Description: A computed fold for a 262-nucleotide RNA from an uncultured bacterium, annotated as Bacterial large signal recognition particle RNA.
RNA sequence: CCGUGCUAGGUGGGGAGUUAGCGGUGCCCUGAACCUGCAACCCGCUCUAGCAGGACUGAAUUCCGCCCCGAGGGGCGCAAGGCCGGUAGUUGGACCGUUUUCGGGAGAAAACGACGCCGGGCCCUGUGCGGUGCAGACCUGUGAACCCCGUCAGGCCCGGGAGGGAGCAGCGGUAAGCAGGAUCCUGCAGGUGCCGCAGGUCUACCCGGUGGACGUCCCGGGCGUACCACGCUGGACUUUGCCUUCGACGGGCGGUGCACGG
Numbered sequence: 001c002c003g004u005g006c007u008a009g010g011u012g013g014g015g016a017g018u019u020a021g022c023g024g025u026g027c028c029c030u031g032a033a034c035c036u037g038c039a040a041c042c043c044g045c046u047c048u049a050g051c052a053g054g055a056c057u058g059a060a061u062u063c064c065g066c067c068c069c070g071a072g073g074g075g076c077g078c079a080a081g082g083c084c085g086g087u088a089g090u091u092g093g094a095c096c097g098u099u100u101u102c103g104g105g106a107g108a109a110a111a112c113g114a115c116g117c118c119g120g121g122c123c124c125u126g127u128g129c130g131g132u133g134c135a136g137a138c139c140u141g142u143g144a145a146c147c148c149c150g151u152c153a154g155g156c157c158c159g160g161g162a163g164g165g166a167g168c169a170g171c172g173g174u175a176a177g178c179a180g181g182a183u184c185c186u187g188c189a190g191g192u193g194c195c196g197c198a199g200g201u202c203u204a205c206c207c208g209g210u211g212g213a214c215g216u217c218c219c220g221g222g223c224g225u226a227c228c229a230c231g232c233u234g235g236a237c238u239u240u241g242c243c244u245u246c247g248a249c250g251g252g253c254g255g256u257g258c259a260c261g262g
Stems, first nucleotide, its partner, number of pairs: 001262006009057003012030004020046005034054005063255006072246004077242002079239003083235005089230002092228002096224005103218003107214001116210006123200006129193002132189005138181005148173004156165003
């Protein structure tokens, strides 16, 4: 150095989660790499950390160690982003209400009347009356072979007889049901009413009465409600970014048995 036969080892790995910890089944990433049984209210072990059984490969491209790369996963750790809240802050903004100075516009006493006051309507609530619809009660008619009532012919039964009994049909009546019904009564409902009574209503609009001179709009100022913005502050969410952690596949370097024969 070559050949033959063995053994150690290998026949996937990793992440999160679970766990006192280590693996596994399950989930995810990568890869292509045996079989059977066990296993998430779990299964098997104990720092040598799956257990039990079987099969293949086997000392090197395949085993082991170190280094590099880096798929992928985890961490609100930092930053950023918008979103949802809180605020007793701000010489901020515009809206509305109120008040006020100057000026301007159109109005206001003639039979055409400003500000205001009173009353009413419109609006809401309650209540009452009427009306409409439905239903009930009520009236009339009909309505039970028997299992409703009354009367019960015939027939049947009891009795010596007089009589008595149960009882079908018929007749009369009625229950449930069915049909019709002007009017009265009761209940329910509403897209019901130039209706009544009572109460309410920030204000706008309309009408009547009263009253007798100011009110309205714009610019500016003061005050106030709530809104927006800014400031401060809280919360979860997202990952484009940074940091950190684990890390497959791959690459590089190195290391590592036994026996026999040639």